This is a predicted structure of a 464-nucleotide part of an RNA (small-subunit ribosomal RNA, 3' major domain) from an uncultured prokaryote.
Context: one part of a larger RNA
């Protein structure tokens, strides 16, 4: 100087408390461990792994396994030889591939030849999701959006080092003020950036009945500016006025010096080591989907604040659309099929865009008109192809479950909770996931003793 303390003082945070809703019990979905397997590819493992890489595992993806094949190679550059390219067909085969046949000559150049492409050969080389994240770059997680981390000169000390950065107030803040052997400065804080909330103004088709709303630009507005009280009458705090908004308005982006030899060589790049008739490459099939069990994250429930049926064109926001979104109309109980209008979209479509809501009716506390797992049958769609292993529809079937032990998680306001909508990926889908969008809309905290984490100062130490 640190680190640590079941030492002290002060302070903060959904840290506790006060509340609301969950998880832990059930069924299912999904990920992980384990086990099994020819293979169940690999990585991630307290917080900081486990609906994570995977914003889409039938083939492909694919790295794994089995089998069949190739060896200058699926891909790049160079050299030599032949043929333009290309297209079609036959045979063997699971295909990759191998063998054979037909057809056919283009562009440039006077010619030789050249360009592009294909086949054969030669070796230099290609190739590797093979190892090492404890060789690295880049990127990311975490402490933590915590208020800290440092430097120049000066001063103090034999020195490591200290001071500055301490103290007193104050703040969300090393924020600001006062004092002070310090005076200044840098990276952080804050502000500058974006969105939302109010008003003014310009323009306006596809939007608008006029006024509005809306869309796209440009501005105004909030600064403790004004008033009162408190305080060293400093910084600031409390209350009030005006105001759409008040003391950081709300949300986002933004993550200091560093820590964890944290994560990633399987995104990418890359040193080095290793493989080179194989650890490379092609193909078919299988596997990543197994299942005594255990764990994480979720969805659906256990019902009456509810289930079912009907009415009210009830009422949104934000997105996407040409190998696309797909209207009207017709067929089908339905998934869907036919159909073909419109739309490269403020125009048309997904989508009359919602669902909770609301108004009637019924059920009357039951394993039920709750709940929907599981299973049988019949179908629809995507796609070469739904057996392993897709989604959806209809009919039938109708399991566990009556609110969940110890324990444990999230959340302070348009938040929690409940309700639906969209998108990425994508042929289709395992989405109950993720990311966004709106609708309805609470309760509680005026406290810091305790638990957890953190900050400043101080104290002890046999630790560094």
């Nucleotide at each position: 100087a640190g680190a640590c303390g079941g030492g002290g003082a002060c302070c903060c945070a959904c840290a506790c408390a006060a509340g609301c809703g969950g998880u832990g019990g059930a069924g299912c979905a999904u990920g992980g461990g384990g086990u099994u397997u020819a293979a169940u590819u690999c990585g991630a493992u307290g917080a900081u792994a486990a609906g994570c890489g995977g914003a889409g595992c039938a083939c492909c993806u694919c790295a794994c396994c089995u089998a069949g094949g190739u060896u200058u190679g699926a891909c790049a550059u160079c050299c030599c030889g032949a043929g333009a390219a290309c297209u079609u067909c036959c045979u063997a085969g699971a295909a990759a591939u191998a063998g054979g046949a037909a057809a056919g000559u283009g562009c440039u150049g006077c010619a030789a030849g050249g360009a592009a492409c294909u086949c054969g050969g030669u070796g230099a080389c290609a190739g590797g999701u093979g190892g090492u994240g404890c060789a690295c770059g880049g990127u990311c997680g975490u402490c933590g959006u915590c208020a800290g981390c440092u430097c120049g000169u000066g001063c103090c000390u034999u020195g490591a080092g200290g001071u500055g950065u301490a103290c007193u107030g104050u703040u969300a803040a090393g924020u600001c003020a006062g004092c002070a052997a310090a005076c200044g400065a840098g990276c952080g804080c804050a502000a500058c950036c974006c969105a939302c909330a109010u008003c003014c103004u310009a323009u306006g088709u596809u939007g608008u009945u006029u006024u509005u709303u809306c869309a796209u630009g440009g501005g105004a507005g909030a600064c403790u500016g004004c008033c009162g009280c408190c305080u060293c009458c400093a910084a600031g705090g409390c209350g009030g006025a005006g105001g759409a908004a008040g003391g950081u308005g709300u949300g986002g982006a933004u993550g200091a010096c560093g820590u964890c030899a944290g994560a990633u060589c399987u995104g990418c790049g890359u040193g080095u080591c290793c493989c080179u008739u194989a650890u490379a490459c092609c193909u078919a099939g299988g596997g990543c989907a197994a299942c005594a069990c255990c764990c994480g994250u979720g969805c659906u429930a256990c019902a009456a604040u509810g289930g079912c049926c009907g009415g009210u064109a009830a009422c949104a926001a934000a997105g996407g659309g040409c190998a696309g979104c797909c209207a009207a109309c017709c067929c089908g109980c339905g998934a869907g099929g036919g159909g073909g209008a419109g739309c490269c979209a403020a125009u048309c479509c997904c989508a009359u865009c919602a669902a909770a809501a609301u108004c009637g009716g019924u059920c009357u506390c039951a394993g039920u008109u709750c709940g929907g797992a599981u299973u049988g049958a019949a179908g629809u769609c995507u796609g070469c192809a739904a057996c392993u292993c897709g989604a959806c529809u209809u009919c039938a079937u109708g399991a566990a479950g009556u609110u969940g032990g110890a324990a444990u998680c999230g959340c302070u306001a348009g938040u929690a909770a409940c309700c639906g909508u969209g998108a990425a990926u994508c042929a289709g889908c395992u989405a109950u996931g993720u990311c966004a969008c709106g609708g309805u809309g609470a309760a509680u905290a005026u406290g810091u003793u305790c638990c957890u984490g953190g900050g400043u100062c101080u104290u002890g130490u046999a630790c560094u």
The full RNA is in RNAcentral, with records from ENA.